[in-house]
SAM riboswitch aptamer (S box leader) from Bacillus taeanensis, 105 nucleotides, folded computationally. The model forms 94% of the base pairs in the Rfam consensus. Model confidence (mean pLDDT): 83 of 100.

RNA sequence: AUCUUAUCAAGAGCGGUGGAGGGAACUGGCCCAAAGAUGCCCGGCAACCUGCUUGAAGCAAGGUGCUAAUUCCAGCAAAAUGACUCUCAUUUUGGUAGAUAAGGU
Numbered sequence: 001a002u003c004u005u006a007u008c009a010a011g012a013g014c015g016g017u018g019g020a021g022g023g024a025a026c027u028g029g030c031c032c033a034a035a036g037a038u039g040c041c042c043g044g045c046a047a048c049c050u051g052c053u054u055g056a057a058g059c060a061a062g063g064u065g066c067u068a069a070u071u072c073c074a075g076c077a078a079a080a081u082g083a084c085u086c087u088c089a090u091u092u093u094g095g096u097a098g099a100u101a102a103g104g105u
Stems, first nucleotide, its partner, number of pairs: 001105008013042001015041003021032003026075004043067003047064003050060003071097001076094008
């Protein structure tokens, strides 16, 4: 890099540093931000693996990970409902893409 499986509605700071944009890509929204964002450090959380324990729960925090807002929402398709002039809105489901973990090539 790629493939497979599983999960993605919960959880996590009045800290330090730093100094401009950021929220995965694109589009449309909507948010965060000089009353200091994103990033990094510390702290914290506990998703998967691991360890202990168990009927199940639970505990630990070693390996990754995570630490604004549902993966912030939607964009492709189908169904239902409402409105009423055939399109719009809402809800549900399945996809696409993404993120994380474990295993394989």